[in-house]
RNA sequence: GCGUGGGUAGUAUAGCGGCAGUAUCUUUGGCUUCCAAGAGUAUUUUUUGAAGAAACCAAAUGACCCGGGUUCAAAUCCCGGCCCGCGCA
Numbered sequence: 001g002c003g004u005g006g007g008u009a010g011u012a013u014a015g016c017g018g019c020a021g022u023a024u025c026u027u028u029g030g031c032u033u034c035c036a037a038g039a040g041u042a043u044u045u046u047u048u049g050a051a052g053a054a055a056c057c058a059a060a061u062g063a064c065c066c067g068g069g070u071u072c073a074a075a076u077c078c079c080g081g082c083c084c085g086c087g088c089a
Base pairs, nucleotide, nucleotide: 001088002087003086004085005084006083007082010024011023012022013021018072026060027059028058029057030056032054033053034052035049036048037047038046039045065081066080067079068078069077
């Protein structure tokens, strides 16, 4: 240089013309357990824990690589550019 696949929340990924979704991370809440301190004669029970921890459940926050075109409507189709992977020379 040519061909080809891809670029979507912090991360991963779906969405093939009509509401941008899911998982995870983060934050908040609920619940259970553990832990710490206090109360209680005591196995037990109980109080507090925003500045202790974990599992589970729920909610919230957060994204279409850039520019242009087509269309009533573009993440999606077309053109150009940028970046990444693969192949060829």
Overview:
Model confidence (mean pLDDT): 81 of 100. Transfer RNA from a Nanobdellota archaeon, 89 nucleotides, folded computationally. Lineage of the source: Archaea > Nanobdellati > Nanobdellota. Rfam family: tRNA. Gene Ontology term of the family: triplet codon-amino acid adaptor activity.